[in-house]
A computed fold for a 72-nucleotide RNA from Lepidodinium chlorophorum, annotated as transfer RNA. The source organism's lineage runs through Eukaryota, Alveolata, Dinophyceae, Gymnodiniaceae and Lepidodinium. The gene name in the source record is trnT. It matches the Rfam family "tRNA". Gene Ontology term of the family: triplet codon-amino acid adaptor activity. The family's RNA type in Rfam is transfer RNA. The RNAcentral record of the sequence draws on ENA. Its mean pLDDT, the model's own confidence on a scale to 100, is 83.

């Protein structure tokens, strides 16, 4: 330098054009003599960035940053 993969909640990851989700974690409640476990609820996201296509984009296209692998 070229190719490919990845970037979504604090962490690990889903989501294949039409309301952004799960598990774990955090906070609150219930339960217990107390703790753990368990129950119910809540908060937490400019979907890496910038543009384009579209009535509508996390999703499609282009560029770019970072990351991993391969080739040279």
């Nucleotide at each position: 330098g070229c190719u490919u993969c990845g970037u979504u909640a604090g962490c690990u990851c889903a989501g294949u054009g039409g309301u952004a989700g799960a598990g774990c974690g955090u906070c609150c409640u219930c339960u217990u003599u107390g703790u753990a476990a368990g129950u119910g609820g809540a908060a937490a996201g400019u979907c890496g960035u910038c543009g384009g296509u579209u009535c509508a984009a996390a999703u499609c296209c282009g560029a770019u940053a970072c990351u991993a692998a391969g080739c040279u």